[in-house]
The RNA shown here (Bacterial large signal recognition particle RNA) has 264 nucleotides and comes from a Pseudomonadota bacterium. The RNAcentral record of the sequence draws on ENA. Taxonomically the source falls in Pseudomonadota (Bacteria, Pseudomonadati). It is recorded under the gene name ffs.
RNA sequence: UCGUGCUAGACGGGGAACUAGCGGUGCCCUGUACCCGCGAUCCGCUAUAGCGGGGUCGAAUUCCCUCCCGAGGUCUUGCGCCUUCGGGGGCUGUCGCGGCGGGCGGCGUUGAGGACCGGGUCCUGCGCGGCGGAGGCCCGUGAACCCCGCCAGGUCCGAGAGGAAGCAACGGUAAGCGGUUCCCUCCGGGUGCCGCAGGGUUGCCUGGUCUGAGCUAGCCACCGACGAAAAGCCUGGAGGCGGGGAACGACGGAGGGUGCACGA
Numbered sequence: 001u002c003g004u005g006c007u008a009g010a011c012g013g014g015g016a017a018c019u020a021g022c023g024g025u026g027c028c029c030u031g032u033a034c035c036c037g038c039g040a041u042c043c044g045c046u047a048u049a050g051c052g053g054g055g056u057c058g059a060a061u062u063c064c065c066u067c068c069c070g071a072g073g074u075c076u077u078g079c080g081c082c083u084u085c086g087g088g089g090g091c092u093g094u095c096g097c098g099g100c101g102g103g104c105g106g107c108g109u110u111g112a113g114g115a116c117c118g119g120g121u122c123c124u125g126c127g128c129g130g131c132g133g134a135g136g137c138c139c140g141u142g143a144a145c146c147c148c149g150c151c152a153g154g155u156c157c158g159a160g161a162g163g164a165a166g167c168a169a170c171g172g173u174a175a176g177c178g179g180u181u182c183c184c185u186c187c188g189g190g191u192g193c194c195g196c197a198g199g200g201u202u203g204c205c206u207g208g209u210c211u212g213a214g215c216u217a218g219c220c221a222c223c224g225a226c227g228a229a230a231a232g233c234c235u236g237g238a239g240g241c242g243g244g245g246a247a248c249g250a251c252g253g254a255g256g257g258u259g260c261a262c263g264a
Base pairs, nucleotide, nucleotide: 001264002263003262004261005260006259009057010056011055012030013029014028015027020046021045022044023043024042034054035053036052037051038050063257064256065255066254067253068252072248074246075245076244077243079242080241081240082239083238084237085236086235087234088233091232092231094228095227096226097224098223099222102220103219104218105216106215107214113211114210115209116208117207118206119205120204121203122199123198124197125196126195127194128192129191131188132187133186134185135184136183138179139178140177141176147172148171149170155164156163157162
């Protein structure tokens, strides 16, 4: 140096969680790298850390160590940004209320504002009218008899002359019924540009007299030790993205290291 056969070892790894700790099943990331049984209200071990059984490769591109890269998840952070929930309410902004009367506007010598006088509206009383209702008057109708007048016929009294009572009809009237423009009386009212008298003077309308230039607070502005809501702001919590830090870390890359036996 080459060949043959063995052994150590390898036949996935990692993260989080769980655990006194280790590993597995399960979840997640990478990746394709044996088989069977047990195993999440768990299973098996003890720093030599899955247990039991079987198979393949096997001293190097495959094993071990170190370094680099870095998927991935975990922890942390007085950091930045975003979302959301709660508390606060000094300051900024918003809204309301009040004040003020600077700006704008409106009214005003066809007279602001102030003062005085009067009237109406308002209340009470009286009156007048009107409306509604009732009654009366008036008209019509209306009594077989128990209403009136006049009473044919007939009846009664009388010798007669005459007289009496009196039904119907006719005329009229009472009760009743019907109508009613006007007229009279009574009652009533959310009745009336009505009249008289008294009352009242807050508000509104209106007329006159005197004086003579302001009045208003609608909008803007300003003020408030007032109020409301609370967007900005302060604060606490939850979450997301990003940055910083820490440890772990697959795949991959670089380097180094590592047996035994026999034969040539």